The RNA shown here (transfer RNA) has 73 nucleotides and comes from Topomyia yanbarensis. Its mean pLDDT, the model's own confidence on a scale to 100, is 84.
RNA sequence: UCCUCGAUAGCGGAGUGGUUAACGCACCCAGCUAAAAAAUGGGAGAUCGCAGGUUCAAUUCCUGCUUGAGGAC
Repeated sequence: UCCUCGAUAGCGGAGUGGUUAACGCACCCAGCUAAAAAAUGGGAGAUCGCAGGUUCAAUUCCUGCUUGAGGAC
């Protein structure tokens, strides 16, 4: 210098154009218990790395940048 893949809630992790962006753990509340843990029921939390573009519509497609992993010379 070039190529490939990734960046989505505190953590992990799905969603690949169509409107409420899943799920698990963690967190909060309730009930249970003498009290607690576990299990049970309920709840809050992400506008999707940043900036543009295409589109009626973008987490999803395109471009640039930042950053992580791997590879080629």

Rfam family: tRNA. Rfam classes the family as a transfer RNA. The sequence is in RNAcentral, with records from Ensembl Metazoa.